A computed fold for a 349-nucleotide part of an RNA from an uncultured bacterium, annotated as small-subunit ribosomal RNA, central domain.
Model confidence (mean pLDDT): 90 of 100.
It matches the Rfam family "Bacterial small subunit ribosomal RNA". Rfam links the family to the GO terms ribosome and structural constituent of ribosome.
Context: one part of a larger RNA
RNA sequence: CUGGGCGUAAAGGGUGCGUAGGCGGCAGGGUAAGUCACUGGUCAAAGCCCGGGGCUCAACCCCGGAAGGGCCAGUGAUACUGCCUUGCUUGAGGGCCGGAGAGGCUGGCGGAAUUCCCGGUGUAGGGGUGAAAUGCGUAGAUAUCGGGAGGAACACCAGUAGCGAACGCGGCCGACUGGGACGCUCCUGACGCUGAGGGACGAAAGCUAGGGGAGCAAACCGGAUUAGAUACCCGGGUAGUCCUAGCUGUAAACGAUGGGUGUUAGAUGUGGGGUGCGAAAGCACUCCGUGUCGCAAGCUAACGCGUUAAACACCCCGCCUGGGGAGUACGGCCGCAAGGUUGAAACUC
Numbered sequence: 001c002u003g004g005g006c007g008u009a010a011a012g013g014g015u016g017c018g019u020a021g022g023c024g025g026c027a028g029g030g031u032a033a034g035u036c037a038c039u040g041g042u043c044a045a046a047g048c049c050c051g052g053g054g055c056u057c058a059a060c061c062c063c064g065g066a067a068g069g070g071c072c073a074g075u076g077a078u079a080c081u082g083c084c085u086u087g088c089u090u091g092a093g094g095g096c097c098g099g100a101g102a103g104g105c106u107g108g109c110g111g112a113a114u115u116c117c118c119g120g121u122g123u124a125g126g127g128g129u130g131a132a133a134u135g136c137g138u139a140g141a142u143a144u145c146g147g148g149a150g151g152a153a154c155a156c157c158a159g160u161a162g163c164g165a166a167c168g169c170g171g172c173c174g175a176c177u178g179g180g181a182c183g184c185u186c187c188u189g190a191c192g193c194u195g196a197g198g199g200a201c202g203a204a205a206g207c208u209a210g211g212g213g214a215g216c217a218a219a220c221c222g223g224a225u226u227a228g229a230u231a232c233c234c235g236g237g238u239a240g241u242c243c244u245a246g247c248u249g250u251a252a253a254c255g256a257u258g259g260g261u262g263u264u265a266g267a268u269g270u271g272g273g274g275u276g277c278g279a280a281a282g283c284a285c286u287c288c289g290u291g292u293c294g295c296a297a298g299c300u301a302a303c304g305c306g307u308u309a310a311a312c313a314c315c316c317c318g319c320c321u322g323g324g325g326a327g328u329a330c331g332g333c334c335g336c337a338a339g340g341u342u343g344a345a346a347c348u349c
Stems, first nucleotide, its partner, number of pairs: 003321004007303002012317001014201002017198001021194003025088007033081002035077008049065006091191001092188003095184002103177002106174004110154001115149007125136001162169002206247006215241002220236004258316006266293012298305002322349003331342004
C1' cells in the first nucleotide's frame, strides 16, 4: 500500500463535545482545475515485441521497424466532481403552544429500621449453628414499655416503566439548571454528517487533607470444620463505605453489536405527545421512545439477527491479522503513590 474482516471465532475506542481532514440536498448561470477526446513534443543506448541476417543449430550477436504507459503543451467536450455566483426548502437550526420524566446541582424536611445511652417492668438465660463453641448475661442481659443521641439508606408505589451521551439516576418539598418528544409550519436558508490529534465527563476500589462513623466490613483476633483450613460457617473488628476539596482514569465501562442518512412484509404489549369519533369507558389514525414474536424477504459457520438489523446501500472514525511469551520488558508521556497509557523481541508450539 492492498485484501478480507470486527454480536459469540482475533477485532467497536467507556462516553459525548469538537480542531484539522474526509464526505455532502434541490434548481439556474459562469469557469474549465479534476475528468474525457484528438493532435504535437519528449521519454539516450541496450532490453521486451515484429521482420531480416551472422556463428553447422540454439543460446549469443548484428541490422531495420514497431510499441504501451508517464510527463509537457495546444485544441475541443461539459455529464459528473471542484471553484465563483444567483435562487429554493425537503436536511439542519430557530420561534411559539401545551405536556412527560429516579436528567444534573443545591438547601430544607419526614417516617420505618439497626446500634448506643438513660429510666420503668421483669428473671435466667440469651445468641448462634448442620451440630456446636468462642463471645454476651445475676455488676441484671435477652424480652418489653417510655425518653434521648447519631449515622446511613429510602420498604410499598415499582413496571422486559421513565430519564441521561456514557458512567449512572429512586422518600417528600423548594431554588437554580441541561436535554429530548409531540403539535403549529412563523423565521434562517445547506448553516450538514463524521471526527486523527485535543480538551471534557467517567462505576467500584485506591490515594492526599479535613470532617463524620449507626449498620456493614477487606486486613486482623478468636470459635468451629478439617489430615491441614492462612477458607467456606460463627463471635468480634480496623481501614473503607458517608461528607467537603483535590487526585486516580480503570471495568464482563456489555446489546461483548461505533456514529450518521436513506430503503425493505407483518403481529402484539407498553411509556410520552397529537388528531378524529364518543356523554364516558373506549375505539381508530399518527409521530417519538421502549419490549416481545416472526421460515415476509434478506443475512449468518451455526446460534441467531430481522424497520431498535447482524438485511440492502453510501459517508466518516476506531480496531483485527495464529497460540504462548505479554498487555510483559525497554523507552516516552501521565500519576503523590498504587499504577495507567503507548507497546515489542528472543525463545517456543